[in-house]
RNA sequence: UAUGAAAAAGGCAAACUUAUUGAAAGAUAAGGACGCAAAGCCACAGGUCUAAGGUGAAUAUCACUAAGAUGGCUGGGUUGCCUGUA
Numbered sequence: 001u002a003u004g005a006a007a008a009a010g011g012c013a014a015a016c017u018u019a020u021u022g023a024a025a026g027a028u029a030a031g032g033a034c035g036c037a038a039a040g041c042c043a044c045a046g047g048u049c050u051a052a053g054g055u056g057a058a059u060a061u062c063a064c065u066a067a068g069a070u071g072g073c074u075g076g077g078u079u080g081c082c083u084g085u086a
Stems, first nucleotide, its partner, number of pairs: 001086003004082001011036002016031006034072001040078003044075003047070003053065005
C1' cells in the first nucleotide's frame, strides 16, 4: 500500500414509537435493533422519492419540472480500528 472479517476491542443503528421541523419527500433528538468491514464523511455522475414554486392542459383536477431529499440505492472521492495474507 492492497486485500480480508474467523478472532479481539469496540462502533453505527433499519422498521416502529414519541417530540420538533418541513408544502412534501425527508431531517433532528430520545427510545428501539433489521442489519452493516467503512451502515464514517462528501450530492460529482446515474438511479429513486417529493413538487412548495413554476409551466401546460383543463375547470378545480391532471401532467411535467429540482436549485429539495436520499451516502442504509449504485459508482466515485476522501479518512480510519484490528488481526490474517501479499
Notes:
c-di-GMP-I-GGC riboswitch aptamer from Bacillus badius NBRC 15713, 86 nucleotides, folded computationally. The organism belongs to Pseudobacillus badius, within Bacteria. The sequence was found by an Rfam model in a public genome assembly.